Predicted 3D model of a 267-nucleotide RNA (Bacterial large signal recognition particle RNA) from an Acidimicrobiia bacterium. Of the family's consensus pairs, 93% are formed in the model. The coordinates come from a structure-prediction model, not an experiment, and the mean pLDDT is 75. The gene name in the source record is ffs. RNAcentral holds the sequence, with entries from ENA.
RNA sequence: UCGUGCUAGGCGGGGCGCUAGGGGUGCCCUGAACCCGAAACCCUCUAUACGCGGGGCCGAAUCCCCGCCCGAGGGUCGUCCAUGGUCGGGUCAGCGCCGGACACGUGGUGUUGAAGGCCGGGUCCCACGCGGCGGGGCGCCGUGAAACGGGUCAGGUCCGGAAGGAAGCAGCCCUAAGCGGUCAGCCCUGGGUGCCGUGGGUGCGCCUGGUCCGAGCCGUCGGUCCGGAACGCGCCGGUUGUGGCGAUUCGAAGGCGGGGUGCACGA
Numbered sequence: 001u002c003g004u005g006c007u008a009g010g011c012g013g014g015g016c017g018c019u020a021g022g023g024g025u026g027c028c029c030u031g032a033a034c035c036c037g038a039a040a041c042c043c044u045c046u047a048u049a050c051g052c053g054g055g056g057c058c059g060a061a062u063c064c065c066c067g068c069c070c071g072a073g074g075g076u077c078g079u080c081c082a083u084g085g086u087c088g089g090g091u092c093a094g095c096g097c098c099g100g101a102c103a104c105g106u107g108g109u110g111u112u113g114a115a116g117g118c119c120g121g122g123u124c125c126c127a128c129g130c131g132g133c134g135g136g137g138c139g140c141c142g143u144g145a146a147a148c149g150g151g152u153c154a155g156g157u158c159c160g161g162a163a164g165g166a167a168g169c170a171g172c173c174c175u176a177a178g179c180g181g182u183c184a185g186c187c188c189u190g191g192g193u194g195c196c197g198u199g200g201g202u203g204c205g206c207c208u209g210g211u212c213c214g215a216g217c218c219g220u221c222g223g224u225c226c227g228g229a230a231c232g233c234g235c236c237g238g239u240u241g242u243g244g245c246g247a248u249u250c251g252a253a254g255g256c257g258g259g260g261u262g263c264a265c266g267a
């Protein structure tokens, strides 16, 4: 150096999670890597822990081990930036809200006469008058006593010798209480009464007439200023999430390194 047979080793790795801790099952990344079985109230181990049980293949090198570079992806942290949720505050008062001033813009109105002045009226309240309506009374009309009202009382009755007298039913006439009606009249009385009258009051609000004068007046919306309340937002503080940035940590795949690693027998 070559051949044969073996052995170590390999036939994927990593992050998170779980765990006292290691590994696996779970989730994720990488990317192509033997098969079967069990594993979350879980399986298997104990720092020699980088899985367990059974089977198969490769095998000392392209394949195993080591170092470096790059780096998918994950974890942790932050007096950082942006943003969402939630709890609280009332220091500020920016937005929003409330009140006021100005009349700058704007809108409306005004020489078909603004604002203001003067003289009136109405709207509101009270009293009285008048009217109307309702109720009652008087009045008027009608009706109205079978016995206990009146007048006249036929007939009949009674007294009387007679003249005459008495009571009195029916009828007729009238009347009391009562009942009914009633229009004009008179009186009393009431109001959810009136295109009415008189007087007084309140109010200067609203409507309106006349007159004087002659150019403003109103304040919607915006603007400026002043004052206020409250916590809806901003703001401030706490807490929690998301994204970014930064730091740190683990780190697959890939690349580089003439790097490292056996045993036996035979030639």
Base pairs, nucleotide, nucleotide: 001267002266003265004264005263006262009058010057011056012030013029014028015027016026020046021045022044023043024042034055035054036053037052064260065259066257067256068255069254073250074249075248076247077246078245080244081243082242083241084240085239086238087237088236089235092234094233095232097228098227099226100225101224102223104222105221107218108217109216116212117211118210119209120208121207122206123205124201125200126199127198128197129196130194131193133190134189135188136187137186138185139182140181141180142179143178149174150173151172152171157166158165159164